[in-house]
RNA sequence: CGGGGCAUGGCCUAACGGUAAGGCACACGCUUCGGGAGCGUGAGAUUCCGAGUUCAAUUCUCGGUGCCCCGA
Numbered sequence: 001c002g003g004g005g006c007a008u009g010g011c012c013u014a015a016c017g018g019u020a021a022g023g024c025a026c027a028c029g030c031u032u033c034g035g036g037a038g039c040g041u042g043a044g045a046u047u048c049c050g051a052g053u054u055c056a057a058u059u060c061u062c063g064g065u066g067c068c069c070c071g072a
Stems, first nucleotide, its partner, number of pairs: 001071007010024004018055001026042005048064005
């Protein structure tokens, strides 16, 4: 320098145009002598940034940033 992939709660991973879901962790409650495990409830994401298309964008298009892979 060229090509490709990825970016979503504290962490990991879903959602292929229609109100963003689950696991772990966290808070509270039940249970226990206590801890842990288990069960229930709850809180937690301007979806990396900006613009465009659309009635509607995590999703499609363009640009930017960061990381990873391949090639030179």
Predicted 3D model of a 72-nucleotide RNA (transfer RNA) from a Patescibacteria group bacterium.
The coordinates come from a structure-prediction model, not an experiment, and the mean pLDDT is 81.
Rfam family: tRNA. Rfam classes the family as a transfer RNA. Rfam's curators write: Transfer RNA (tRNA) molecules are approximately 80 nucleotides in length.
The RNAcentral record of the sequence draws on ENA.